[in-house]
RNA sequence: UCAGAUGGCUGGAUGAUCGCCGCUUGCCUUAGCAGGGGGAGGAAAGUCCGGGCUCCACGGAAAUGCGAUGCCGGUUAAUGGCCGGCGGGGGUGACCCUAGGGAAAGUGCCACAGAAAGUAUACCGCCUGACUUUAAUGACAGGUAAGGGUGAAAGGGUGCGGUAAGAGCGCACCGCGCGGCUGGCAACAGCGGCGGCAUGGUAAACCCCAUCGGGAGCAAAACCAAAUAGGGACGUCCAGCGCAGAGUUCUCUCGUGCGCAGGCUGGUUUUCCGAGCUGACGUCCGGGUUGGUUGCUUGAGGUAUUUGGUAACAGGUAUCCUAGAUGAAUGAUCAUCCCCUGUUUUCAGGGACAGAACCCGGCUUAUAGGCCAUCUGCCUUA
RNA sequence: GCCGCCGUAGCUCAGGGGUAGAGCACUCCCUUGGUAAGGGAGAGGCCGGUGGUUCGAAUCCACCCGGCGGCACCA
Repeated sequence: UCAGAUGGCUGGAUGAUCGCCGCUUGCCUUAGCAGGGGGAGGAAAGUCCGGGCUCCACGGAAAUGCGAUGCCGGUUAAUGGCCGGCGGGGGUGACCCUAGGGAAAGUGCCACAGAAAGUAUACCGCCUGACUUUAAUGACAGGUAAGGGUGAAAGGGUGCGGUAAGAGCGCACCGCGCGGCUGGCAACAGCGGCGGCAUGGUAAACCCCAUCGGGAGCAAAACCAAAUAGGGACGUCCAGCGCAGAGUUCUCUCGUGCGCAGGCUGGUUUUCCGAGCUGACGUCCGGGUUGGUUGCUUGAGGUAUUUGGUAACAGGUAUCCUAGAUGAAUGAUCAUCCCCUGUUUUCAGGGACAGAACCCGGCUUAUAGGCCAUCUGCCUUA
Repeated sequence: GCCGCCGUAGCUCAGGGGUAGAGCACUCCCUUGGUAAGGGAGAGGCCGGUGGUUCGAAUCCACCCGGCGGCACCA
């Protein structure tokens, strides 16, 4: 130089003119005018996780169900995020990927093919015995799982011995399982012993185990103001007893009151205790307002530096205040410069993805180009 | 802004791990003097996209893309 790997930064600059939305000061007071100052992002996006905040009696206990997570340790307000490590896989390497608990608790599934898909089995083949036959062959009984064949997968693999042929039948190595010792906080690693092999795959199938989780969401919620018919229909559950009252009048009716019982509420299960209500809940039709204020931006905040830690991160010091609108502002034009492309003086075209809506921490996805740092390189060339 | 549902043939929908189906529509043939109806045959799809799990994915999981619906307050 070329080809790569990893981690970051940036995302056009300056000026002028004309506008848009808040804030503030003055003149002045419905108004308006003048001045000052501010006005999108690394993802504001998807709404996929986690928290703050607000409301719903998040009340206590238990169970089941539901949902999520799933090697180990740490970090954090919290997480399914992040950091460090372990195991597995890929790459020559820098490095990258990894939903990675349990299949000897149970159930299900494994299509087609194949003899057999899970209490193993025997199509071809190999071997033995006896029968028929001149022999080959054929058929019968038995042994076997080495070889062939099927399949994604065939009940350990390779080699040697062994055998009628074979077989963990025996042995060595590898794999697997169960104890032991050593190192490590642990996941796990290493060493050595025993067992002849028992346990096919699938849990992003049900399930089991462990851990965590109350629900809804700023259109939450609170206040002020205005207006209307404090209305109607249907369905589900409870309308039982006693006393009183009312109506009616002869033993009937009444969601009127009290007590008990019963019912309902806690936004997705059940039970018990407790709390609240006395009818509760759901669906539909109809009526009114489509105003204002708060929540609303100073916060687990940013920047610089330093200490501890491998790191994520935590602590200290100094300094800064940086949109808060409500159908929604943050824009356009011109000039000079910068970058890219085509012409190669002039000139022309282009400058990505994309727009806050209560606020934070992450993840994921989109992104023209430019810059920086640290590493790697089989082969080829110099 | 927040929450939920859906995507399979031209249209409306089934299928929820083992070769993708139904109705209507379309094409051809029969029937008719001709058309409709009727009968017979046929074509048309990588199941919205990209990855993953699995022997195997329309189906299970993750992330995207597109479409649809609901949510204000008062009485």
Predicted 3D model of RNase P RNA and transfer RNA as a complex of 457 nucleotides. Rfam match: Bacterial RNase P class A. From the family's description: Ribonuclease P (RNase P) is a ubiquitous endoribonuclease, found in archaea, bacteria and eukarya as well as chloroplasts and mitochondria. Rfam classes the family as a ribozyme.